Background
The part of an RNA shown here (small-subunit ribosomal RNA, 5' domain) has 518 nucleotides and comes from an uncultured bacterium. The RNAcentral record of the full RNA draws on ENA and SILVA. The prediction has a mean pLDDT of 83. It matches the Rfam family "Bacterial small subunit ribosomal RNA". Its family is annotated with structural constituent of ribosome and ribosome in the Gene Ontology.
[in-house]
Context: one part of a larger RNA
RNA sequence: GAUGACCCCUGGCGGCGUGCUUAACACAUGCAAGUCGAACGAAGCGCUUUGGACAGAUUCUUCGGAUGAAGUCCUUAGUGACUGAGUGGCGGACGGGUGAGUAACGCGUGGGUAACCUGCCUCAUACAGGGGGAUAACAGUUAGAAAUGGCUGCUAAUACCGCAUAAGCGCACGGUACCGCAUGGUACAGUGUGAAAAACUCCGGUGGUAUGAGAUGGACCCGCGUUGGAUUAGCUAGUUGGCAGGGUAACGGCCUACCAAGGCGACGAUCCAUAGCCGGCCUGAGAGGGUGGACGGCCACAUUGGGACUGAGACACGGCCCAGACUCCUACGGGAGGCAGCAGUGGGGAAUAUUGCACAAUGGGGGAAACCCUGAUGCAGCGACGCCGCGUGAGCGAAGAAGUAUUUCGGUAUGUAAAGCUCUAUCAGCAGGGAAGAAAAUGACGGUACCUGACUAAGAAGCCCCGGCUAACUACGUGCCAGCAGCCGCGGUAAUACGUAGGGGGCAAGCGUUAUCC
Numbered sequence: 001g002a003u004g005a006c007c008c009c010u011g012g013c014g015g016c017g018u019g020c021u022u023a024a025c026a027c028a029u030g031c032a033a034g035u036c037g038a039a040c041g042a043a044g045c046g047c048u049u050u051g052g053a054c055a056g057a058u059u060c061u062u063c064g065g066a067u068g069a070a071g072u073c074c075u076u077a078g079u080g081a082c083u084g085a086g087u088g089g090c091g092g093a094c095g096g097g098u099g100a101g102u103a104a105c106g107c108g109u110g111g112g113u114a115a116c117c118u119g120c121c122u123c124a125u126a127c128a129g130g131g132g133g134a135u136a137a138c139a140g141u142u143a144g145a146a147a148u149g150g151c152u153g154c155u156a157a158u159a160c161c162g163c164a165u166a167a168g169c170g171c172a173c174g175g176u177a178c179c180g181c182a183u184g185g186u187a188c189a190g191u192g193u194g195a196a197a198a199a200c201u202c203c204g205g206u207g208g209u210a211u212g213a214g215a216u217g218g219a220c221c222c223g224c225g226u227u228g229g230a231u232u233a234g235c236u237a238g239u240u241g242g243c244a245g246g247g248u249a250a251c252g253g254c255c256u257a258c259c260a261a262g263g264c265g266a267c268g269a270u271c272c273a274u275a276g277c278c279g280g281c282c283u284g285a286g287a288g289g290g291u292g293g294a295c296g297g298c299c300a301c302a303u304u305g306g307g308a309c310u311g312a313g314a315c316a317c318g319g320c321c322c323a324g325a326c327u328c329c330u331a332c333g334g335g336a337g338g339c340a341g342c343a344g345u346g347g348g349g350a351a352u353a354u355u356g357c358a359c360a361a362u363g364g365g366g367g368a369a370a371c372c373c374u375g376a377u378g379c380a381g382c383g384a385c386g387c388c389g390c391g392u393g394a395g396c397g398a399a400g401a402a403g404u405a406u407u408u409c410g411g412u413a414u415g416u417a418a419a420g421c422u423c424u425a426u427c428a429g430c431a432g433g434g435a436a437g438a439a440a441a442u443g444a445c446g447g448u449a450c451c452u453g454a455c456u457a458a459g460a461a462g463c464c465c466c467g468g469c470u471a472a473c474u475a476c477g478u479g480c481c482a483g484c485a486g487c488c489g490c491g492g493u494a495a496u497a498c499g500u501a502g503g504g505g506g507c508a509a510g511c512g513u514u515a516u517c518c
Stems, first nucleotide, its partner, number of pairs: 001517003005514001007512001009510001012390006018383002020348001025346003029343003034090003039087002043083002045080004051074004059066002097301003106226008116218002121214007129163001131161002138153006169194005175188005199206002227273003234264003239261004244256003276298004280291004303324005326337004354380001356379003362376001363374004393423004403414004427459001430453004437445001462507005467488003473502005483490002
């Protein structure tokens, strides 16, 4: 000098930041991922409507009756910014958290892929013909305490499945030309063979299929760099290489069979310990040393271990299956759960915040849109935790007041300090006005920032130190005691070093100690 800081004493205001470094310990409760009716069928509700039943107001009356409104129920058809389930689509692989693991192509940097993939988006070309069978929902029935099922029957689609057509697409076969960096690549023509599609509509559009290109995002490989220990010296059997096959988006012992016996290592293999890496940050004149909290990039993980499914993308934090530990429910047969998301609780700890407001902005998902969702985000709350800014008044004022301390008793110091007089109003408080942030509308923040007015010196100073290093001295008490102390060292009767007081020095809403780094 620095800190995600702790602790003691003290504490007025504001802005901007920042806040579990320990138990990747366990979690009550709420929220954190939905959306689309312009893909689909059915149900409910509201409104309109067709027909019927009940009902009976009103009017007319020859008192016999005729007329038939409101309302209720059933029914037909239509309709809706309606409702919640279901099928279907897209999104739940982003965003958010944590740093356990990892000494590794994990990360950084520079390259390679003639060994690769890429939903949504953009561009280009071409196409969308004609059929089929189901199934959830629903109804009925049935098992179970529940979670959750079973059976029978009905139904729709942009759900599913054939058929047709299709090239410069895929596969197989051989050929020609050109090129390269080894395997090879590109172009051209040929033969055989294979694979597509979906509609909705408010008529404006929105979608669908195939192929090619782009963009974006990813995957793999390589050179170099990346902590300590030799009181770790040998390590290795899919191990090292070949061949054949499988698998993958793709290369590869990635996997399998066979063959060979290799491969790594004092230029430190193997083993052990520690650790996420970087941009950066701290320090330093620099070289260097330390560090990786916040913010940004990459990686890894999601109660522990394993596995795959779906999908353009996961081996998936708020998906599935299995096993383990733990917690909860149970009718004991069986089930449910996963805060290292935001708040919050217990625990651990020297120590770290609200179970807040809003989608107004920025961004994300869905939707044609209206809009819905969004603990991302924007804000507010708490903490002097940090940095920065401001204030706690200004001018005049000598009877050098009183008090206090000291004294050689004359004085000296506190000290223009106070009082007193004259001013001012930053901040806080009170009252009035009142934004930008939002392109028409829409503001959580917020009656906030800011402006104006009136009002009172009022509401606002402490902490550490004073032997030397090191700025700042006297008195009393104590008497190697009590104590101080970073080092040297003070204290045993005049202690500038202990304690108190007066005075002084330093910093200041902070100050000092402690811890850690340079």